[in-house]
This record gives sequence, structure tokens and C1' cells, in this order.
RNA sequence: GGAGUCGGCCGGGCAGUCGCUGUGUCCUUCGGGACAUGGAGGAAAGUCCGGGCUCCAGAGGACGGGGUGCCAGGUAACGCCUGGGGGGCGCGAGCCUACGGAAAGUGCCACAGAAAACAGACCGCCUAAGCGCGCAAGCGCCGGCAAGGGUGAAAAGGUGCGGUAAGAGCGCACCGCGUCGGUGGCAACACUCGACGGCACGGUAAACCCCACCCGGAGCAAGACCAAAUAGGGGAACAGGCGGUUCGCCGUCGCGUGUGGUCCGCACGGUUCCCGGGUAGGUCGCUUGAGGCACGCGGUGACGCGUGUCCAGAUGAAUGGCUGCUCUCGACAGAACCCGGCUUACAGGCCGGCUCCCCAC
Repeated sequence: GGAGUCGGCCGGGCAGUCGCUGUGUCCUUCGGGACAUGGAGGAAAGUCCGGGCUCCAGAGGACGGGGUGCCAGGUAACGCCUGGGGGGCGCGAGCCUACGGAAAGUGCCACAGAAAACAGACCGCCUAAGCGCGCAAGCGCCGGCAAGGGUGAAAAGGUGCGGUAAGAGCGCACCGCGUCGGUGGCAACACUCGACGGCACGGUAAACCCCACCCGGAGCAAGACCAAAUAGGGGAACAGGCGGUUCGCCGUCGCGUGUGGUCCGCACGGUUCCCGGGUAGGUCGCUUGAGGCACGCGGUGACGCGUGUCCAGAUGAAUGGCUGCUCUCGACAGAACCCGGCUUACAGGCCGGCUCCCCAC
């Protein structure tokens, strides 16, 4: 100097003028006015996860269904985050990971190929043993092989030696694999450790499945209250039976309803459907939160603790218009109950760590 990789930050500012809105104080002719102070994001987006809160509702069990899937932590919780392990990519810094189980079972692996999993003989190798022919060499039948070649993404572990008629873990050595033990680690797992075993016959579970753990539902248009108005209207279907009774009712069986499905349980009780009419106004919920920021301490880290400081609540929807200067000449883009995450979008600019290459000293 160049290329990369990881992390963090800004994303308009200052002044003037007019305008909007929350809260507080004062005034008011009750229409409003004055002063003070606060007023959109790193993603407010997507609605994909997890919750808080409200209601069903006093709400249990089983099946079915759904979600997650290495280990250990963090967290209110999670499918998130942190740190490790295994596997893969990269020279590297780093990045990705849908990462439990194929020896419970089922399915699938096109085409090619002899054969694609209790899976094989197309080209080949042998002629030992047996039979036939031949003087003999040898040939044929029968029989043996899966080591060599071919096909394929993948073909009965790999290399070497021995053995054999020719071969083959058939035997042996080393490697690989499996089981057990030892050492280290909380663990996943690792080990240039040891012993035994010739060794289960491939892959695939983001196929069905098995295993472990987790899971009620609906949602602020939830829900609560106040006021007002109308037609407490019209129609249809379904069932009440039995027993007791002090005639009020009680018990039992059935029917119906109860915030995903089925059954059981529990609770409630007349239930369900169609047509028509009225209201659609106001208040609460509504903003102090598992909250943000700074500093200190603990921790490898996520994070935790302490001190200080800060804080939007609109409701046809609040922060905008104009002018001047400056500047990185302005991207993606606006809260609507509130948080923790993930994902997506982002003009331009700034800071730091680390890696690789080149050059000079």
C1' cells in the first nucleotide's frame, strides 16, 4: 500500500418565525388563553417465535395434533443469546450447521449396471478333484471365484505379505470399525493409551416412524364502566321421562351449552337457528416497564448486582410549514396495549480488533 473478516456508532445540525399535541400551574365571556416542560425507530416493518395483561373459567385427565432436537450456561420465557463439542467450507482471520436414533419396523435410491441390501456374474480368472476325447500339448462338460475390469452418486472396509487350482479377513501386520477399560473434561467429547473381536449387510429420518422434552384457547377491534335509544318484535326446530314430596322442590336418566378436535370428568340450564328494528357516544384500559443510558464491581461470555440519571400516549389519528447558515447534500422509513428476540430494508459517513498478499527499511 492492497485485499478480506469480525464488532461498534451516526444517519442531519444551529438560529428565527408561525403551527400541532401530552402533563402541570394560573386565568376564563367556558369558545378558550398565558407560562413552564415533554413529544417516533434501529429497524417503529414482517406478524415469524416467546411472554406480560384481559376474558372464557372454578378448569382436571387421556387420546389425537403441534413444536424443539449435540453439551453446559443465560433469560420471565423461547424455535433466542453466550461459551464449548462434532461435521463441513476457507491459505487464514473467520463462516455455516434442520447436529437424538438406521442394531424396533416400513418405505425410497431414477437411468445405467449382472446386481442397489438376507442385494451379483456382463467381460473375465481357475481346471485342483470328477467325467469324456486326445500319443501329447491340450479341449469340452461339470465345478470353483467375486481378488481384476466395466456401470453408477454409491457395489460385500483400505494397503501389503502369506496362502490357494484360482481367489477371498481365508490367515497375519498396520490403518479403519465395534465393544470394554483407563486418563482428561460438569458434559457433549477427546486421547500418538490398553485389551478383545475378523467385523452388523450401503445411504436416506428437511421420508413415515421410534425416543427425549415442551404446548388450553382467543385477543386491546381483549375487557370493564357510564349514558342514550329501539319493537322485551315475528317465525321455526328440539325432548322431557321416571321416582319421591311438606306441592316450594329434590334425586336420577336424557338433551343442549361451556374460546381449536374426540372421549371422560366438572359446571350451568330451557337450548339452537332465521328475519326485522335500535345504538355505533363517552370514560377507563393508556403507559413506570422482566424499561433505556452512564459509571463501578463480578463473570471467558451471554448476563447479573449496585449507584446515578432519563421517561410519547394520538384516536379520520399529534413533532409540520417557511427563511438563513452549515453539513456526510440526507437512505430504509412513523408508536396505536406493552415488552424479549429473530428476519427483512438501508444513500452516505466514522471508529476499532484480527488475517492474508506485495514493497521498502
Background: Bacterial RNase P class A from a Gammaproteobacteria bacterium, 361 nucleotides, folded computationally. Its Rfam family is "Bacterial RNase P class A". Rfam's curators write: Ribonuclease P (RNase P) is a ubiquitous endoribonuclease, found in archaea, bacteria and eukarya as well as chloroplasts and mitochondria. The sequence was found by an Rfam model in a public genome assembly. Of the family's consensus pairs, 97% are formed in the model.